The RNA shown here (Bacterial RNase P class A) has 367 nucleotides and comes from an Actinomycetes bacterium. The source organism's lineage runs through Bacteria, Bacillati, Actinomycetota and Actinomycetes. Its Rfam family is "Bacterial RNase P class A". From the family's description: Ribonuclease P (RNase P) is a ubiquitous endoribonuclease, found in archaea, bacteria and eukarya as well as chloroplasts and mitochondria. Gene Ontology terms of the family: ribonuclease P activity, dimeric ribonuclease P complex and tRNA processing. The family's RNA type in Rfam is ribozyme.
RNA sequence: AGAGUCGCCCGGAUCACCGCGUUAUUGAUUGAUUAAUUUCAAUAAAUACCGAGGAAAGUCCGGACUCCAUUGGGCAGAGUGGUGGGUAAUACCCACCCGGAGAAAUCCGCGGGAUUAGUGCAACAGAAAGUAAACCGCCAACGAAAGUUGGUAAGGGUGAAACGGCGGUGUAAGAGACCACCAGUGCACAAAGUAAUUUGUGUAGCUAUGUAAACCCCACUCGGAGCAAGACCAGAUAGUUGGCGUUUGAAUGUGCCCACAUGAGCCAACGGGUAGGUUGCUUGAUUACGUAAGCAAUUACGUAACUAGAUGGAUGGUGAUCCGUUCGCAAGAACGACAGAAUCCGGCUUAUAGGGCGACUCUUCUU
Numbered sequence: 001a002g003a004g005u006c007g008c009c010c011g012g013a014u015c016a017c018c019g020c021g022u023u024a025u026u027g028a029u030u031g032a033u034u035a036a037u038u039u040c041a042a043u044a045a046a047u048a049c050c051g052a053g054g055a056a057a058g059u060c061c062g063g064a065c066u067c068c069a070u071u072g073g074g075c076a077g078a079g080u081g082g083u084g085g086g087u088a089a090u091a092c093c094c095a096c097c098c099g100g101a102g103a104a105a106u107c108c109g110c111g112g113g114a115u116u117a118g119u120g121c122a123a124c125a126g127a128a129a130g131u132a133a134a135c136c137g138c139c140a141a142c143g144a145a146a147g148u149u150g151g152u153a154a155g156g157g158u159g160a161a162a163c164g165g166c167g168g169u170g171u172a173a174g175a176g177a178c179c180a181c182c183a184g185u186g187c188a189c190a191a192a193g194u195a196a197u198u199u200g201u202g203u204a205g206c207u208a209u210g211u212a213a214a215c216c217c218c219a220c221u222c223g224g225a226g227c228a229a230g231a232c233c234a235g236a237u238a239g240u241u242g243g244c245g246u247u248u249g250a251a252u253g254u255g256c257c258c259a260c261a262u263g264a265g266c267c268a269a270c271g272g273g274u275a276g277g278u279u280g281c282u283u284g285a286u287u288a289c290g291u292a293a294g295c296a297a298u299u300a301c302g303u304a305a306c307u308a309g310a311u312g313g314a315u316g317g318u319g320a321u322c323c324g325u326u327c328g329c330a331a332g333a334a335c336g337a338c339a340g341a342a343u344c345c346g347g348c349u350u351a352u353a354g355g356g357c358g359a360c361u362c363u364u365c366u367u
Stems, first nucleotide, its partner, number of pairs: 001363010012322007020051002023048004028043005053338001057349002060347005065226004072258004077222005082096005097111001098109004112217002118215002120211003135156002137152006164182002167179003183207002185204008230279004239270006252261002286305008323336005
C1' cells in the first nucleotide's frame, strides 16, 4: 500500500422568527357555588422544563401485567433437541465440543435415535440398489467353428452411491478365502475434562449405503384469552314469534371428552333504545458513570438522574452560518439514507445515502 474478516459509534449541527402537545406556576374572563375572590369547572394568554428509533418496522418468539379457570382422570395439539453457564424467561446471549466451508482471520448448523420399535423413499442409467447380481471380461470342459454348460466378481462400464483400501499368499481363474499394514465399527481398559468429548493400548476378519427440515420413537417444556385485557362513573333499556329445557337437568365452568360443581332459563329471527367520560398510562426486570468478580454473557455494590403519554392522535415552516458526499482548475452547483411511539420490557429478522474508530488474517514493497 492492497485484499479480506469481526466489533462499536454517528446518521446532520447552531442561531433567529413564527407555529404545535403534556405538566407546573402566574394573573385575567365567563358560569355555578359560598357568610366570604370561598370552592369547582371552562376558555384564552404569559413564563419555564420536557417532547418519536436503531430499528419505533415485521408481529416471528419470550415475558411483565389484567381477567376466567385451577376437584380428579383421559386424550389431542404445539414447541425445543450437543455440553455447561447467563437471564424474569425464551427457539435468545456467552463459552466449549463435534461436523462442514475457507489459505487464514472467521463463518454456518438440516447437532438425540437409522429398524437392536416400526413404516416409507432413493427417479433415470445399470446385470444388479438388501437373503443381490452377471452386460463386457477372466478360467475350465465339450465342439471343425459359431456356440453350449459350469465357475468367478479381482479388471472395465452405468450411476450420487455397487459388499473397505493397498501389498502379498493362494487358485483352473479369482475372492478377507488367508496374512501384514491402514481406515471404519463393536467390545474392554487407562488418562484428561463438571460434561459433551478427546487421546492411547488391546482385541474381533466384524466391513450390504443414505434419508427423520420424511412419517415416527425418545427426552424435556406448555391452561386459555388479551390494554379493543380489566376497573369505575354517566346514559338508555321494548318487545313479538318460534324451538329446546325447568330435578327425566338445556345453557355455563376460556383446547376436547368424562367425572364434579352450579343451575332456570337458553337459542334463533324480526323490531326498538343508549354508547359520553375517568382510569389502566408510564419510577422501570430503567438510564449514565465508577469499583470488584468472571475467558465471556452477566452479577453485586456505590454515586447521580427522571427523560413523550397523545386519543380527528402532537415537534413543523422560513432564513442565515457551518458540517459531510459528488462534480468542477476555481468560483460555484447539486445532494444529505431507512424511516414516526399508542400498555410496557427483553430478543430475533428485515431496510438503511454516507461518515468515523478499533482489532485481527493474508500478499507485496521499504527501513